[in-house]
C1' cells in the first nucleotide's frame, strides 16, 4: 500500500411468472398457451464510486445466503459465496 467490516450518499441494476385460496380490492392493459411477450405503475438483491466510523477478521470447493405486488402449491431465473488476465 492492498484485500476485509459497518453506516450514509450517488450511479447502475438483473429479476419481477403460473394456478388456487381469502378478501370490496391481491398489479393494470393488450396478446399468447403452457408457468411467457410488450408497455405502464410498484418492488428489488447485487455491482461501482465517494464519504465517515471502527480495528476483530481478505482469500479452497461446497453447503448455503439474498432478490421479484397477501397466503399456499409450483415453474423458471438473477446475484453473492477466492485471486488474476482477456
Nucleotide at each position: 500500500u492492498g484485500a476485509g467490516u459497518u453506516c450514509g450518499c450517488a450511479g447502475u441494476g438483473a429479476c419481477u411468472g403460473g394456478c388456487g385460496c381469502u378478501g370490496c380490492a391481491a398489479c393494470g392493459u393488450g396478446g399468447g398457451a403452457u408457468a411467457c411477450c410488450a408497455c405502464g405503475g410498484g418492488g428489488a438483491a447485487g455491482c461501482u464510486g465517494c464519504g465517515a466510523a471502527a480495528a476483530a477478521g481478505g482469500c479452497a470447493a461446497g453447503a448455503g445466503g439474498c432478490c421479484g405486488c397477501g397466503c399456499g402449491c409450483c415453474u423458471g431465473g438473477g446475484u453473492c459465496g477466492g485471486a488474476u488476465g482477456g